[in-house]
RNA sequence: GCGAUAGUAGCUCAGUUGGUAGAGCAUCAGCUUCCCAAGCUGAGGGUCGCGGGUUCGAGCCCCGUCUAUCGCU
Numbered sequence: 001g002c003g004a005u006a007g008u009a010g011c012u013c014a015g016u017u018g019g020u021a022g023a024g025c026a027u028c029a030g031c032u033u034c035c036c037a038a039g040c041u042g043a044g045g046g047u048c049g050c051g052g053g054u055u056c057g058a059g060c061c062c063c064g065u066c067u068a069u070c071g072c073u
Stems, first nucleotide, its partner, number of pairs: 001072007010025004019056001027043005049065005
């Protein structure tokens, strides 16, 4: 230098044919318990790596760019 894959909540990851983004764990609160743990219920937390484009509408399609991993030279 070229190519492939990945980037979404604090962490691990879903997200179907483009239609206003979710789960588990963690955190916080409540219930339960003499207390702790476990269990149950609820809440908070994201403008989807970044910047543009297409579209009535983009996590998803297109272009550029950054980072990580792997391969080629």
Molecule: transfer RNA
Organism: Muribaculaceae bacterium